Molecule: transfer RNA
Organism: Gemmatimonadota bacterium
RNA sequence: GGGCCGGUAGCUCAACAGGAGAGCGCCCCGUUCGCAACGGGAAGGUUGCGGGUGCGAGUCCCGCCUGGUCCA
Numbered sequence: 001g002g003g004c005c006g007g008u009a010g011c012u013c014a015a016c017a018g019g020a021g022a023g024c025g026c027c028c029c030g031u032u033c034g035c036a037a038c039g040g041g042a043a044g045g046u047u048g049c050g051g052g053u054g055c056g057a058g059u060c061c062c063g064c065c066u067g068g069u070c071c072a
Base pairs, nucleotide, nucleotide: 001071002070003069004068005067006066007065010024011023012022013021019055027041028040029039030038048064049063050062051061052060
């Protein structure tokens, strides 16, 4: 320098045909003498950054940053 894969909630990851969710964690309630476990509920995301297309972009297109890997 080039190819490929990844970057999404506090953490680990989905969304593989364009219209953002799960588990764990945090908070509240129930249960208990109390805690844990368990059951129920709620909150939480400029989807790495900038731009383009489109009613609408995590997704498609362009550039850049960053991690991994391979080639030189």